[in-house]
RNA sequence: GUCCCUGUAGCUCAGUGGAUAGAGCGCUUCCCUGCGGAGGAAGAGGUCAGCCGUUCAAGUCGGCUCAGGGAUA
Numbered sequence: 001g002u003c004c005c006u007g008u009a010g011c012u013c014a015g016u017g018g019a020u021a022g023a024g025c026g027c028u029u030c031c032c033u034g035c036g037g038a039g040g041a042a043g044a045g046g047u048c049a050g051c052c053g054u055u056c057a058a059g060u061c062g063g064c065u066c067a068g069g070g071a072u073a
Stems, first nucleotide, its partner, number of pairs: 001072007010025004018056001027043005049065005
């Protein structure tokens, strides 16, 4: 250089073009308890990497860019 894959919450990951974008772990508050790191309840946390396009509607489809990984000589 060419080709392929990946990018969604702090971490690991789901998510048929149509719902308020979810789960586990973690975090915060409260309850429980002799104490709590165990148990119970509630909550916060997201520019879906960025830009443009297709569409009535895009996390999802297309193009480009960026980042990470792999293949190739």